[in-house]
A computed fold for a 480-nucleotide part of an RNA from an uncultured prokaryote, annotated as small-subunit ribosomal RNA, 3' major domain.
Model confidence (mean pLDDT): 82 of 100.
The full RNA is in RNAcentral, with records from ENA.

Context: one part of a larger RNA
RNA sequence: AGACGGGGACCCGCACAAGCGGUGGAGCAUGUGGUUUAAUUCGAUAAUACGCGAAGAACCUUACCUAGACUUGACAUAGCAAGAAUCUAAUAGAGAUAUAAGAGUGCUAGUUUACUAGAGCUCUUAUACAGGUGCUGCACGGCUGUCGUCAGCUCGUGUCGUGAGAUGUUGGGUUAAGUCCCGCAACGAGCGCAACCCUCGUGUUUAGUUACUAACAGUUCGGCUUAUGACUCUAGACAGACUGCCUGGGUAACCAGGAGGAAGGUGAGGACGACGUCAAGUCAUCAUGGCCCUUACGGCCAGGGCUACACACGUGCUACAAUGGGGUAUACAAAGAGCCGCGAUACCGUGAGGUGGAGCAAAUCUCAUAAAAUAUCUCCCAGUUCGGAUUGUAGUCUGCAACUCGACUACAUGAAGUUGGAAUCGCUAGUAAUCGUAGAUCAGCAAUGCUACGGUGAAUACGUUCCCGGGUCUUGUACU
Numbered sequence: 001a002g003a004c005g006g007g008g009a010c011c012c013g014c015a016c017a018a019g020c021g022g023u024g025g026a027g028c029a030u031g032u033g034g035u036u037u038a039a040u041u042c043g044a045u046a047a048u049a050c051g052c053g054a055a056g057a058a059c060c061u062u063a064c065c066u067a068g069a070c071u072u073g074a075c076a077u078a079g080c081a082a083g084a085a086u087c088u089a090a091u092a093g094a095g096a097u098a099u100a101a102g103a104g105u106g107c108u109a110g111u112u113u114a115c116u117a118g119a120g121c122u123c124u125u126a127u128a129c130a131g132g133u134g135c136u137g138c139a140c141g142g143c144u145g146u147c148g149u150c151a152g153c154u155c156g157u158g159u160c161g162u163g164a165g166a167u168g169u170u171g172g173g174u175u176a177a178g179u180c181c182c183g184c185a186a187c188g189a190g191c192g193c194a195a196c197c198c199u200c201g202u203g204u205u206u207a208g209u210u211a212c213u214a215a216c217a218g219u220u221c222g223g224c225u226u227a228u229g230a231c232u233c234u235a236g237a238c239a240g241a242c243u244g245c246c247u248g249g250g251u252a253a254c255c256a257g258g259a260g261g262a263a264g265g266u267g268a269g270g271a272c273g274a275c276g277u278c279a280a281g282u283c284a285u286c287a288u289g290g291c292c293c294u295u296a297c298g299g300c301c302a303g304g305g306c307u308a309c310a311c312a313c314g315u316g317c318u319a320c321a322a323u324g325g326g327g328u329a330u331a332c333a334a335a336g337a338g339c340c341g342c343g344a345u346a347c348c349g350u351g352a353g354g355u356g357g358a359g360c361a362a363a364u365c366u367c368a369u370a371a372a373a374u375a376u377c378u379c380c381c382a383g384u385u386c387g388g389a390u391u392g393u394a395g396u397c398u399g400c401a402a403c404u405c406g407a408c409u410a411c412a413u414g415a416a417g418u419u420g421g422a423a424u425c426g427c428u429a430g431u432a433a434u435c436g437u438a439g440a441u442c443a444g445c446a447a448u449g450c451u452a453c454g455g456u457g458a459a460u461a462c463g464u465u466c467c468c469g470g471g472u473c474u475u476g477u478a479c480u
Base pairs, nucleotide, nucleotide: 001480002479003477004476005475007474008473009472010471011470012469013468015464016463019427020426021425022424023423026318027317028316029315030314031313032312033311034309035308042053043052064304065303066302068300070298073129077128078127079125082122083121086103087102088101090099091098092097107118108117109116110115131293132292134291135290136289141286142282143281144280145278147276152191153190154189155188156187157186158167159166160165171182172181173180197270198269199268200267202239203238204237205236206235207234208233213227217225218224242264245258246257247256248255249254320420324379325378326377327376328375329374336367337366338365341360342359346355347354348353386417391412392411393410394409395408396407397406433456434455435454436453437452438451439450
């Protein structure tokens, strides 16, 4: 100087407390361990792995296994020789592939044709080489998690100390903050904090179609039409908040209250992550050193597997009901996506869906009826009109193909489950809880996941003794 302490002082955080809702019990979905298997590909594994890489495993993907077949190779560059490229159909085979047939003579330049050269492509052959999701993340780059959006981490010069180092950065206040003020052998500076960026909240102005509709006119009563530039909205510019003003406290920084204001003391949210820590994660995104394979650890193909199942754990969904289930009627969003696409009106079907194809590269058309809510009827506390697993039958759709192994529909079936032990998680406001909507991936879908969007909309915080994590100062130490 650090590190550590069941040492001390001070401070902070959904850390505890105060509350609300969960997990742990059930069924199912999903990931993992284990076991099994020809294979169940690989990685991630306290916090910081486990609905994670995977924003989509029937084939493909695919890296795994079994069988079949290839060896300059599926792909790149280079040499020689030949051929236009290319297209069509046939036979064998699970296919890869093998055999053999027909059509077809192009493009650019030289050039009268012939012919020659070149580009591109195909093919023969030889070798340099290709290829490797093979190993090493403890050789690396890049990217990422975490402590932690915690308030820290350092430097120059000076001063002090033999030196390691100290000082500054400590002290007294203050702050979300090493934020600022005062003091001080320090004076300054850098990376962080904050601000500058984006979204939301208010207004002004500009603009007015595809959006809007107050007044006027028409109307098929639909902003539908003529029209309007007011309003809403859209999207550019600008304004606005700065402790600026007032009162009180304080030397100051600042704190408490108030006014005005759409907004008040960081207005709310996001992006943004200092020096470093964990030889943290990733050689399977990519890149790459070294090592290894080279008729195989490379490449092709069919089928299977990644979906197994005594069991254990994580994360979720649905429930156990009356603040509810079911029927009927009716209201109100936001944000997205759409041409190999979204697909309206209409018709058919109980339904999934089918027929058909108006409109729309979209503020125009479509996906698209938001659902909780509201009104009313019914059920009357029961394993039920709760709950929907499981199973049977019949279907629909996607797709060469739904057996292993898709989703959805109808009818029937109707399991466990009556609020969950020890323990444990999230959340402080438009939050929790609850209700639907959209998107990426995507032929289809295992999505109950993820990412976004809006609707309804709480309770509680006395406080910091205790648990956990962190920061500053100080003290002890047989540790470095």